Transfer RNA from an Acidiferrobacterales bacterium, 72 nucleotides, folded computationally. Its mean pLDDT, the model's own confidence on a scale to 100, is 80.
[in-house]
RNA sequence: GCGGCCAUGGCGUAAUCGGUAACGUAGAGCUUUGCCAAGGCUCAGUCCCGGGUUCGAGCCCCGGUGGCCGCU
Numbered sequence: 001g002c003g004g005c006c007a008u009g010g011c012g013u014a015a016u017c018g019g020u021a022a023c024g025u026a027g028a029g030c031u032u033u034g035c036c037a038a039g040g041c042u043c044a045g046u047c048c049c050g051g052g053u054u055c056g057a058g059c060c061c062c063g064g065u066g067g068c069c070g071c072u
Base pairs, nucleotide, nucleotide: 001071002070003069004068005067006066007065010025011024012023013022019055027043028042029041030040031039048064049063050062051061052060
């Protein structure tokens, strides 16, 4: 220098052919208990960045950044 894959709550990961972003865990509140833990209920929090396409983008297109791998 070229090519491929990846980037989603604090962390680990889903999301079918483009249609209100979800699960586990962690956090907060309530409940339960003599107390703690476990359990139950509720809540808050996320699509790497900038553009484009579209009525509508986590998803498609372009560029950038970062990580991993391969080639030279």

It matches the Rfam family "tRNA". Its family is annotated with triplet codon-amino acid adaptor activity in the Gene Ontology. Rfam describes the family as follows. Transfer RNA (tRNA) molecules are approximately 80 nucleotides in length. The organism belongs to Acidiferrobacterales, within Bacteria.